[in-house]
RNA sequence: GGUCAGGUAGCUCAGCUGGUAGAGCAUGGCACUGAAAAUGCCAGGGUCGGCGGUUCAAGUCCGCCCCUGACCA
Numbered sequence: 001g002g003u004c005a006g007g008u009a010g011c012u013c014a015g016c017u018g019g020u021a022g023a024g025c026a027u028g029g030c031a032c033u034g035a036a037a038a039u040g041c042c043a044g045g046g047u048c049g050g051c052g053g054u055u056c057a058a059g060u061c062c063g064c065c066c067c068u069g070a071c072c073a
Base pairs, nucleotide, nucleotide: 001072002071003070004069005068006067007066010025011024012023013022019056027043028042029041030040031039049065050064051063052062053061
């Protein structure tokens, strides 16, 4: 330099055929307990890597760029 895969919550990851973003763990609160752990319930937390484009509507489609990994040279 080229090809491919990936980038979404603090972490690990879902998200269909474009329809307005979720799970588990973690965190906070409450219940339970003599007190904890475990368990249950509730809650907070996201400019979906960046900038443009298409569309009534983009995490999803298109272009360029950045970052990570694998392969080729």
Model confidence (mean pLDDT): 83 of 100.
This is a predicted structure of a 73-nucleotide RNA (transfer RNA) from a Phycisphaerae bacterium.
The sequence was found in a public genome assembly.
Rfam family: tRNA. It is annotated as a transfer RNA.